Notes: Predicted 3D model of a 347-nucleotide part of an RNA (small-subunit ribosomal RNA, central domain) from Candidatus Aquitaenariimonas noxiae. The source organism's lineage runs through Bacteria, Pseudomonadati, Candidatus Omnitrophota and Candidatus Aquitaenariimonas. The coordinates come from a structure-prediction model, not an experiment, and the mean pLDDT is 88. It matches the Rfam family "Bacterial small subunit ribosomal RNA". Rfam links the family to the GO terms structural constituent of ribosome and ribosome.
Context: one part of a larger RNA
RNA sequence: CUGGGUGUAAAGGGCAUGUAGGUGGCUAGAUAAGUCUCAAUUGAAAUCCUCCGGCUUAACCGGAGAACGGGUUGAGAAACUGUCUAGCUUGGGUUCGGGAGAGGAGAAUGGAAUUCCCGGUGUAAAGGUGAAAUUUGUAGAUAUCGGGAGGAACACCAGUGGCGAAGGCGAUUCUCUGGUCCGAUACCGACACUGAAAUGCGAAAGCUAAGGUAGCAAACAGGAUUAGAUACCCUGGUAGUCUUAGCUGUAAACGAUGGGUACUAGGUGUCUGCCUCUUUGGGGUGGGUGCCGAAGUUAACAUAUUAAGUACCCCACCUGGGGACUACGGCCGCAAGGUUGAAACUC
Repeated sequence: CUGGGUGUAAAGGGCAUGUAGGUGGCUAGAUAAGUCUCAAUUGAAAUCCUCCGGCUUAACCGGAGAACGGGUUGAGAAACUGUCUAGCUUGGGUUCGGGAGAGGAGAAUGGAAUUCCCGGUGUAAAGGUGAAAUUUGUAGAUAUCGGGAGGAACACCAGUGGCGAAGGCGAUUCUCUGGUCCGAUACCGACACUGAAAUGCGAAAGCUAAGGUAGCAAACAGGAUUAGAUACCCUGGUAGUCUUAGCUGUAAACGAUGGGUACUAGGUGUCUGCCUCUUUGGGGUGGGUGCCGAAGUUAACAUAUUAAGUACCCCACCUGGGGACUACGGCCGCAAGGUUGAAACUC
């Protein structure tokens, strides 16, 4: 490089925007770059192949022919691709009218609960466990009632429900704001798809600075358990968890399934639009989200209009196990480390 592949065997980039590039709807005309036909010319000799011949044969040698990826020039064809011109509306976009939603950002507010503080009642235990102890408590705990402080999270509603590209998003209200769906078809007229590089977003943990700290809780301390127990259990407890500004850029970042378009039996739930009828409901038609299942596919499991089916376009990736999510070098990072990514050797 080709072939074959990528749900679970190696293999889909964490996700998006989008540059170059690749690919690209219908009609007519032009052109003739690609494409096809014909002709000419070139494609040294040797080699290879075929036939004939020469050394006793062969190797070897000689002769003739064919062949030689292809190149150049001319003439022609015009279906397809390209290019140019003119148009079209189905792809795509705009407009108008509606809809649903934990989509995002900011601000304000609320109740339950835990903890702590103050006061009242009250007395000897409380707490914890398999059992205990460390621990708290006569300096009045635990329990209970009233008041206060502060931080974090938002029970029920809640649903294989919704929204978002993914990460993710759940109290309430307000402000700002993104996407999406349906209906109408008024407008534009291929404006499309994908996308190396690049850029942006990206859970948790971690880092820097400044705050905050109720609960929980790595580390750490103690008590147990045990042969030991650097654990599991218990009592404490600091980073952290929270906020602001920046960094990090990774996850079983999973549907372990890249994106787009078209086509290929159905049945049954659910969310959300529209139309309609004979309106506790039914029917039709869109867009989501589940389950079951035909053909087909699959090594099997399974998948099956939300494909892993049938095809096409574009990107990414794989090529035996270990060594190795490593070394070296480059780039990035404050660091932790990330990214790119071998070989020897070995089976």